[in-house]
This is a predicted structure of a 76-nucleotide RNA (transfer RNA) from a Chitinophagaceae bacterium. Rfam family: tRNA.

RNA sequence: UGGCUUAUAGUUCAAUGGAUGAGAACACUUCACUACGAAUGAAGAAAUGAAAGUUCGAAUCUUUCUAAGCCAACCA
Numbered sequence: 001u002g003g004c005u006u007a008u009a010g011u012u013c014a015a016u017g018g019a020u021g022a023g024a025a026c027a028c029u030u031c032a033c034u035a036c037g038a039a040u041g042a043a044g045a046a047a048u049g050a051a052a053g054u055u056c057g058a059a060u061c062u063u064u065c066u067a068a069g070c071c072a073a074c075c076a
Stems, first nucleotide, its partner, number of pairs: 001072007010026004018056001028044005049065005
């Protein structure tokens, strides 16, 4: 320098382009239970890397940028 892949909640993962309303597990908060915890049960908060474009409609498709990883090239 070029190419490819990836980016969703604190963590790990889902979601044929389809609303109202992005879901699950663990973790976290509150309550119940308990002598206190753990476990268990109930409830709750929390996310689409950034910006444009296409579309009636974008987490999903396209472009650019950012970050991470891989490969190649160049230099030595």

Lineage of the source: Bacteria > Pseudomonadati > Bacteroidota > Chitinophagia > Chitinophagaceae. It was read from a public genome assembly.